[in-house]
RNA sequence: UCAGGCGGCCGGGCAGCCGCGUCAGGGCUCAUUCAUGGGUGCCUGCCGAGGAAAGUCCGGGCUCCACGAAACAGGGUGGCGGGUAACGCCCGCCCGGCGAGGGCUUCGGCUCGAAGUCGAGGGACAGUGCCACAGAGAAGAGACCGCCUUGCCCUUCGGGGCAGGUAAGGGUGAAACGGCGGGGUAAGAGCCCACCGCGCGACUGGUAACAGAAGCGGCACGGCAAACCCCACCCGGAGCAAGACCGAAUAGGGACGGCGCGUUUCGCAAGAAACAGGCGUGUUUCGCGCCAGUCGUCCGGGUUGGUUGCUGGAGCGGCAUGGCAACAUGUCGCCAAGAGGAAUGGCUGCCGCUGGCCCCCGCGUCCGCAAGGAUACGAGAGGCCUUCACAGAACCCGGCUUACAGGCCGCCUGACACU
Numbered sequence: 001u002c003a004g005g006c007g008g009c010c011g012g013g014c015a016g017c018c019g020c021g022u023c024a025g026g027g028c029u030c031a032u033u034c035a036u037g038g039g040u041g042c043c044u045g046c047c048g049a050g051g052a053a054a055g056u057c058c059g060g061g062c063u064c065c066a067c068g069a070a071a072c073a074g075g076g077u078g079g080c081g082g083g084u085a086a087c088g089c090c091c092g093c094c095c096g097g098c099g100a101g102g103g104c105u106u107c108g109g110c111u112c113g114a115a116g117u118c119g120a121g122g123g124a125c126a127g128u129g130c131c132a133c134a135g136a137g138a139a140g141a142g143a144c145c146g147c148c149u150u151g152c153c154c155u156u157c158g159g160g161g162c163a164g165g166u167a168a169g170g171g172u173g174a175a176a177c178g179g180c181g182g183g184g185u186a187a188g189a190g191c192c193c194a195c196c197g198c199g200c201g202a203c204u205g206g207u208a209a210c211a212g213a214a215g216c217g218g219c220a221c222g223g224c225a226a227a228c229c230c231c232a233c234c235c236g237g238a239g240c241a242a243g244a245c246c247g248a249a250u251a252g253g254g255a256c257g258g259c260g261c262g263u264u265u266c267g268c269a270a271g272a273a274a275c276a277g278g279c280g281u282g283u284u285u286c287g288c289g290c291c292a293g294u295c296g297u298c299c300g301g302g303u304u305g306g307u308u309g310c311u312g313g314a315g316c317g318g319c320a321u322g323g324c325a326a327c328a329u330g331u332c333g334c335c336a337a338g339a340g341g342a343a344u345g346g347c348u349g350c351c352g353c354u355g356g357c358c359c360c361c362g363c364g365u366c367c368g369c370a371a372g373g374a375u376a377c378g379a380g381a382g383g384c385c386u387u388c389a390c391a392g393a394a395c396c397c398g399g400c401u402u403a404c405a406g407g408c409c410g411c412c413u414g415a416c417a418c419u
Stems, first nucleotide, its partner, number of pairs: 001415010012351007020048002023045004027040006050390001054401002057399005062239004074235005079093005094121001095119004101112004122230002127228002129224003144170002146166003151162004178196002181193003197219001198217003203212003243308004253299007262275005277291005315334008352388001355385004360380001361378002364375004
């Protein structure tokens, strides 16, 4: 310099004026037990959204309920090691795919592989099941076309048919039961051999996943578990409308006390009927309706509502130490919304950012004898207008995912060149 890739941060800035919300202080006002409480179109002051406050997908704190243990069922997680309060998150490592490019080559291919990136990455000899279409055949498979002729038949002597052998070649497919070369054969075949692949693997390294590997084996053991299933580990339920406290009027519940609970008939009784009584219909009589209790004191539950839970916490920032890192420990400093369906905004000026227009300047081209004119370009100077995303706390944290105009910073790898 070119190419490839990764991470972190900000998310308009400053000033003035006005507005909104919580809280504190003051003013005004109301109440009374007279020093407290309530209210507020008032004044002053502090503070006032996010990296995602979002989706509510995972994990926890906190609260209430349930709970002897284990197993089964159900749900979840799934390479190994570490971090953490915990996780499906994070860090490091392993394995596999991709990956600029390199090496070898019989030019068919084989092989190595940076930074990085992706992986639902346990088990396919526990068992069951599935493998579309195409194809003869899809799992202890398969003769469709081919190839062969030891046998039989026919022959026009070229060959054809039957029976048989054959998985080398063609063809189908995502996948056809090792690859390639040589030997061998009627043709073939790990039938035999070399190399490669594959399986088992003493031993070595590593905490482990795993890696390397002497030697052995002619090759068996296709894929799918995001199919059932098996293995290992984890998991009680509901959620701040959780929960706790205070608690008006009215209605209803309970305890105690005072007064009342009558008469007649029928009936064994329970009870029924009639009369009387009380209350209501303004009063009286009649009629009608209601009542078997009524009054007082005390207690408890509970609705509207109020207070609390509520934000100082697994908190944030700096530094040091340990660690590759995630992170941990120590120390210093800081306090930063806490409301009710719920405030955080607007205007002006300057600056920045996006886009456009005008004018000047510079330079190029064309026309023209010239003066000049036309036009393209621009990290140039100025003026005017314009843009500034995604989004909105509601008990609190740790994550993940999704949305996002624009901008800033840092790092890694490869190739080439130069010093």

Record summary:
The RNA shown here (Bacterial RNase P class A) has 419 nucleotides and comes from a Sphingomonadales bacterium. Lineage of the source: Bacteria > Pseudomonadati > Pseudomonadota > Alphaproteobacteria > Sphingomonadales. Rfam family: Bacterial RNase P class A. By type it is a ribozyme. The prediction has a mean pLDDT of 75.